[in-house]
Context: one part of a larger RNA
């Protein structure tokens, strides 16, 4: 993992609130006791203590069907007879109080056989190396000092075994092992290592100090008890079918993931149209917009003229200029959430009508009190966010179908069942794949596209439109031919001859026509070529504006792709018909159910019709089905109970029934009560596999 059992809203109480059934009733009702019935239990009866109720308001005094505030005889606040007992249910309180679950605290004990210090008492450290101090000898000194031989054998000295630790590194990781294995490596006569007995105990030991160690357990050990601690936490809560149906928002909190009122649910009851939609009519209102020589704040050019700043001018004033700043006024443009001379549209409020069936109050019972996208029209941000606040809507929450290739909220529509029946909504209609390779007319060549992931810019790709220019007295393009002269225009200048630069009456001639020169190019010229002009040729050629569809712009991360195949008069794009398919939408037929109303009727929890309803977490109502066991009453069972396995048949279902086989002794119906009364889930619990 699975199977099988077990496993979680229980009980009490002279408590308390409500609802339903039942007594008796202005009353109700007994409690402990006690008698009687064979009586401890069970019933009958005494027991009238005592509880509640029948009168209230007021702090009280006190008054009283009223009372208290008030000067009030006024307003107002309260009060002005239906209760009690039980019994069953729903809620609440106080107990563990639905069940499992902490980290903790406190008491009283247990441990130093592990490990940490300590204490007494014993034991161990192979070999090898260096060679302190002294001593001694010889040098040496005035003696000392000092050098050298030699002796000696010191030392938290070296090297490296046992022993001890554990540096790196590999293997081990459901290990051989709950700390080890393999190689390497520290220390090894020292603050060593070790044996054995004894010592120090839980906020206390001990600690050469890591918060380490204190019996695989240590920022306060284990045991057991308080103890079912407490958990606004998380998880988990067990059978069915039927009606409604939420909330994630205020307000306050030591309060923010908890809770109290209040909103929305949902039951009874009540009240009796007070709600809600549409139209119509009558109001208030200052938002979209729009205006501002209507106000306030700000604002664009001119004009006109205060103040200013600059120049001139003077000894000092006066005076005059001014492409400079500029206040008021004028003309002209134009802004504003805290501007308004104006002003909708919605929405609000009444009224009336007409359709609906709510609306409100009372009283049980709740859950929500983390919300989320998507539109509009704002704040905020960066007219950033799958951002963040509110505000109207609609949806997902708690809603399944069908469509978007998958894809809570987008488009489409809200699922009582049941059917191998129909129409259609979004969407769609070569193939995968239901329905059109339909019609008609365009346009695109880029596989643009084919369900939107690209911009600014750029385009003599392409189709379409409006305007204008030239043109049969012959245009645009191409071909041939000219394309001259005064003059190398004047100046510069080394040189400037159409073509480095300046200047200009850029002029004049000859012409069909030719600029004192469009551009190459020479040091300067030479050459080339253009404007313009003949001829040849014969019809459109050129400008500017604008619309469709394309082209570039175009770089991401494992292999690409419209969902795919695959598609070019299309299966692209665009318009426009006309047919089809498409869901649980709608209809069709059947059936079940809830609620309302009518009929009928054995008066019931009945039947039939008609209407309208039957998605639903959280939660409220309501009606059943199964287990165990008592009571009463009525059956089955060795010619075979219960239980296990098939199979058939009944019920919305939760289940029943019959019946074959196993099994081998108990076990059912029916009305009633009683629960240790229904398991997928809790890293549940125990066994088995």
């Nucleotide at each position: 993992g699975c199977c099988u059992a077990c496993g979680a809203g229980u009980u009490a109480u002279a408590c308390u609130u409500c609802a339903c059934c039942g007594g008796c009733a202005a009353g109700g009702u007994u409690a402990a006791u006690c008698u009687u019935g064979a009586a401890a239990a069970c019933a009958a009866g005494a027991a009238a203590a005592g509880c509640c109720g029948u009168a209230g308001c007021g702090a009280a005094a006190g008054c009283g069907a009223g009372u208290c505030u008030g000067a009030a005889u006024a307003g107002g606040g309260c009060a002005u007879u239906a209760g009690u007992c039980g019994g069953u249910g729903g809620g609440g309180a106080u107990a563990g109080a639905c069940g499992c679950g902490a980290a903790a605290c406190c008491u009283a004990g247990u441990g130093a056989u592990c490990u940490a210090c300590c204490u007494a008492u014993g034991g161990c450290c192979a070999g090898g190396u260096u060679g302190a101090a002294g001593u001694u000898c010889c040098g040496g000194u005035a003696a000392c000092a000092c050098g050298g031989g030699a002796u000696g054998g010191a030392g938290g000295a070296c090297c490296g075994a046992a022993c001890u630790g554990u540096u790196u590194a590999g293997c081990g990781u459901u290990g051989a092992a709950a700390a080890g294995c393999u190689a390497u490596c520290g220390g090894a006569u020292g603050a060593g290592c070790u044996g054995u007995g004894g010592g120090u105990a839980g906020g206390g030991g001990u600690g050469a100090a890591a918060g380490g160690c204190u019996a695989a357990u240590c920022a306060a050990a284990c045991u057991a008890g308080g103890a079912g601690a407490u958990a606004g936490c998380u998880c988990g809560u067990a059978c069915u079918c039927c009606c409604c149906g939420a909330a994630a928002u205020g307000u306050u909190u030591u309060u923010a993931g908890g809770a109290a009122c209040a909103g929305c649910c949902u039951c009874g009851g009540a009240c009796c149209a007070a709600u809600a939609g549409u139209c119509a009519u009558a109001g208030a209102g200052g938002u979209a917009g729009a205006g501002c020589u209507a106000c306030c704040g700000a604002u664009u050019g001119g004009a006109c003229u205060a103040g200013g700043g600059g120049g001139c001018u003077u000894c000092a004033u006066c005076g005059c200029c001014u492409a400079c700043c500029a206040a008021a006024u004028c003309c002209u443009g134009a802004c504003g959430a805290a501007c308004u001379c104006c002003g909708a549209a919605u929405g609000c409020u009444a009224u009336g009508a007409c359709u609906u069936a709510u609306a409100u109050c009372c009283g049980g019972g709740a859950g929500u009190g983390a919300g989320g996208c998507c539109c509009a029209g704002g704040g905020u941000g960066c007219u950033a966010a799958g951002g963040u606040c509110a505000u109207g809507g609609g949806c997902c929450g708690a809603g399944a179908g069908g469509g978007a290739a998958a894809u809570a909220a987008c488009c489409c529509a809200g699922a009582c069942c049941a059917u191998c029946a129909g129409c259609u909504a979004a969407g769609g209609u070569c193939c995968c794949u239901a329905a059109a390779u339909u019609c008609a007319u365009g346009c695109u060549a880029a596989g643009u596209u084919g369900a939107u992931c690209a911009a600014a810019c750029g385009u003599u790709g392409u189709c379409u439109g409006a305007u204008u220019g030239c043109u049969a007295u012959a245009a645009c393009a191409g071909c041939u031919a000219g394309g001259a002269u005064g003059u190398u225009u004047g100046c510069u200048u080394g040189g400037a001859a159409g073509c480095a630069g300046c200047a200009a009456u850029u002029c004049a001639u000859u012409u069909a026509a030719a600029g004192a020169g469009u551009g190459c190019g020479u040091a300067a010229c030479a050459g080339c070529u253009c404007a313009c002009u003949a001829g040849u040729c014969g019809a459109g050629u050129g400008a500017u504006c604008g619309g469709g569809c394309g082209c570039g712009g175009a770089a991401a991360a494992u292999a690409a792709u419209c969902g795919g195949g695959c598609a070019u008069a299309a299966a692209g794009c665009a318009u426009g018909a006309u047919a089809c398919c498409g869901a649980a939408g709608c209809u069709a037929u059947g059936g079940a159910u809830u609620c309302a109303a009518u009929u009928g009727u054995u008066u019931g929890a009945c039947a039939a019709u008609u209407g309208a309803g039957u998605g639903g977490u959280a939660g409220g109502g309501g009606a059943g089905c199964a287990u165990u066991c008592c009571a009463g009453u009525u059956g089955c069972a060795u010619u075979g109970a219960a239980g296990g396995u098939g199979u058939a048949g009944c019920g919305u279902g939760a289940g029943c029934u019959a019946u074959g086989u196993u099994g081998g002794a108990g076990c059912g119906g029916c009305u009633g009560g009683a629960a240790a009364a229904g398991c997928a889930a809790a890293u549940g619990u125990a066994g088995g596999c």
RNAcentral holds the full RNA, with entries from ENA. A computed fold for a 689-nucleotide part of an RNA from a Chitinophagales bacterium, annotated as large-subunit ribosomal RNA, domain II. The coordinates come from a structure-prediction model, not an experiment, and the mean pLDDT is 85. The organism belongs to Chitinophagales, within Bacteria.